[in-house]
Predicted 3D model of a 495-nucleotide part of an RNA (small-subunit ribosomal RNA, 5' domain) from an uncultured prokaryote. The prediction has a mean pLDDT of 84.
Context: one part of a larger RNA
């Protein structure tokens, strides 16, 4: 010093922190959607425009936020350099946005299954899909030839939509250096070392293959075993250094277990797909469904770790033009002395030095100004009462003013209403009345702090020396004293 635990005690606040062990097993409800300004259908409402609901068709995200440390001694990681690379939205430039065609879900009717879900026919959109055209850039060539794009939506605006260039951000790769312990681990390697030519890949490379060579590491520790997620930082220390890697940040790895790929601008994807396992659960036995190392919880393992909470009002994501919707990230609240800080349990006067207690030489001494008593005072915490900041914005509520043919749509540093989870908190003010708040360990030495009964080598004690066998400052127990204190001691671990 501690993510501690135990043991005895416990009054309030702030602000931090809480499964270190079974990367065990999960009951239940949340944890990722969102657009109707991209499409058709269907239902409610209405006379109607036209709104609103629903599944469904496309778009974006889902790769980001949130968890864990299993693996991993190097394909990390930190710290410096490097060429063969991609990069959705987003800045900036610059050139286009043309012409046609064929289907599809949904939804009708039908079939099949317990279900989970499946299939047949018909029919219809679209910014979905699939051809012409055209190509300043752009790919491809040594060079001519040759090759490839778009999407609309709408109310004139705007938002989109395809092509090239540059930036930015974010990612991939490759090198030097540093990076734990064993030699009771000497040797280890055949895609192994390196040409060459191919394929792959955003992209360099034996990264993969055919072929030729026969290399390539290694006592400056190769291989092999253990053991470990690295950092930046904690923590001690004068410092060098030596332990550690909770909390919060950067990077990595991982999603019940092993392997696999599709989508996409990014994964070989924690809440997506497929294969096998091993568990669980549902069946109608023919099949099917799951994956909390997200929040919260339960059970188990343990010396030991917390609510199945409130809210999107901030911040910050995602989706949308916007209102918005979602959001267990977060932002607050609860648990718990687990830890740091900060307060409090009362302040001043009071000697007949009261009474009891304890100890004596019996004279007295010590608790002890302590108490009682008399004067104050009211923090905390109780009880009324007022009552925030976080709101900056936002605002398709109402109004004004510009722009306009306009009363529409859009702007408005313009007025006024609305929007706070915490929370009736925080803060303030008032009321009584000392009133509701002290303990834990120690007193042989080290080490502050002593006496008296009580046992009698017992019963105990003990960190190390050591105490106890009849007057034990060292055991039990009283009186007293010493030390921290809402803590106090003990146990572990590290310096």
């Nucleotide at each position: 010093a501690c993510g501690u635990a135990c043991g005895c005690u416990g009054g309030c606040g702030g602000c931090a922190c809480g499964c270190c062990u079974a990367a065990c097993a999960c009951a239940u409800g949340c944890a990722a959607g969102u657009c109707g300004a991209a499409c058709g259908c269907a239902g409610u409402a209405g006379c109607a425009a036209u709104a609103c609901u629903g599944a469904g068709u496309g778009g974006c995200a889902a790769a980001c936020g949130g968890g864990u440390g299993a693996g991993u001694a190097u394909a990390a990681u930190g710290u410096g350099g490097g060429a063969a690379u991609c990069u959705g939205c987003c800045u900036u430039u610059u050139g286009g946005u043309u012409u046609g065609g064929a289907a599809u879900a949904a939804c009708a009717c039908g079939g099949g299954g317990a279900a989970a879900c499946u299939u047949g026919u018909g029919c219809u959109a679209a910014u979905a899909c699939c051809g012409g055209a055209u190509a300043a850039g752009c790919c491809u060539u040594c060079a001519c030839a040759g090759g490839g794009a778009a999407a609309g939506u709408u109310u004139u605006a705007a938002c989109g939509c395809c092509g090239a260039a540059a930036g930015a951000u974010g990612a991939g790769c490759c090198c030097g250096c540093a990076c734990u312990u064993g030699a009771u681990u000497a040797g280890c390697u055949a895609g192994u070392u390196g040409g060459u030519a191919a394929g792959g890949u955003a992209a360099u490379g034996g990264c993969u293959u055919a072929c030729c060579a026969a290399g390539g590491c290694a006592a400056c520790g190769a291989u092999c075993a253990a053991u470990a997620g690295c950092u930046g930082a904690u923590c001690u220390g004068a410092g060098a250094g030596g332990a550690u890697g909770a909390u919060c940040a950067g990077c990595c790895a991982c999603a019940u277990u092993g392997g696999g790929a599709c989508u996409g601008a990014g994964a070989c994807a924690c809440g997506g797909c497929c294969c096998a396992a091993a568990c669980u659960c549902c069946u109608a036995c023919g099949g099917g469904a799951g994956g909390c190392a997200g929040c919260a919880g339960u059970g188990g393992g343990g010396a030991a770790u917390c609510u199945u909470g409130c809210g999107c009002a901030a911040u910050g994501g995602g989706c949308g033009a916007a209102a918005g919707c979602c959001u267990g990230a977060c932002g607050c609240a609860g648990c718990a002395a687990c830890g740091c800080c900060g307060c409090g349990u009362g302040a001043g006067g009071g000697a007949a030095g009261a009474a009891g207690g304890c100890c004596u030489u019996c004279g007295g001494g010590u608790u002890g100004u302590a108490a009682a008593c008399c004067u104050c005072u009211u923090u905390c915490a109780g009880u009324a009462g007022g009552g925030a900041c976080g709101a900056a914005g936002c605002u398709u509520c109402c109004g004004g003013g510009g722009u306009u043919a306009a009363u529409a749509g859009c702007c408005u540093a313009c007025g006024g209403g609305g929007u706070g989870a915490c929370g009736g908190u925080a803060c303030c003010u008032a009321c009584a009345g000392a009133a509701g708040a002290a303990g834990c360990c120690c007193c042989g030495g080290c080490u502050a702090a002593c006496u008296a009964c009580g046992u009698g080598c017992c019963a105990g004690c003990a960190g190390c020396c050591g105490c106890g066998g009849u007057a034990a400052u060292a055991c039990g127990u009283a009186g007293g004293g010493g030390g921290c204190a809402a803590g106090c001691g003990u146990u572990g671990u590290c310096c």
Overview: Its Rfam family is "Bacterial small subunit ribosomal RNA".